[in-house]
RNA sequence: ACACGAGCUCCGGGGUCGGUGAAAGUCCGAGCCGGCGGUGACAGUCCGCGACCCGCACUUCGGUGCGGUUGACCUGGUGGAACUCCAGGACCGACGGUGAGAGUCCGGAUGGGAGGAGCCGUGG
Numbered sequence: 001a002c003a004c005g006a007g008c009u010c011c012g013g014g015g016u017c018g019g020u021g022a023a024a025g026u027c028c029g030a031g032c033c034g035g036c037g038g039u040g041a042c043a044g045u046c047c048g049c050g051a052c053c054c055g056c057a058c059u060u061c062g063g064u065g066c067g068g069u070u071g072a073c074c075u076g077g078u079g080g081a082a083c084u085c086c087a088g089g090a091c092c093g094a095c096g097g098u099g100a101g102a103g104u105c106c107g108g109a110u111g112g113g114a115g116g117a118g119c120c121g122u123g124g
Base pairs, nucleotide, nucleotide: 002123003122004121005120007119008118009117010116011115016030017029018028019027031104032103033093034092035049036048037047038046044091045090053068054067055066056065057064058063073089074088075087076086077085095107096106097105
C1' cells in the first nucleotide's frame, strides 16, 4: 500500500417570473432544479440505496431490527465500449399545511440519511 472495526471527528439536496382572480411561488403560460454507490466513458429516467409512508418484533420509551411500499426515455450520432457523452424530442418528483389544487412556498427538520473524507486502533 492493503484489509478489518459495537471506535472518534467533520461533511452530507437543488429550484420563479408573468397572467387570471377577492385570494394562487399551488391554477394557466413560460422557466428553473436533480441526494448516494455502481456501471467497459460522465446517469433525475439503467442496477441498487437513502429520505417519506405502512406493518411486525423488541425497547432502558430515546429508539433499534426485520419486512413492505416508493416516480420517470426514446430516436439518431460518435466510439473498442455510452438507456451515462453529443444532437433532437419527451417524461418524473413523499407526507402534512395553505384565503385556491405545490418537485420549486411553509412545516416535521438546528432532525434523519445512503454515503464521503480524515483520524485512531488491530492485522500485516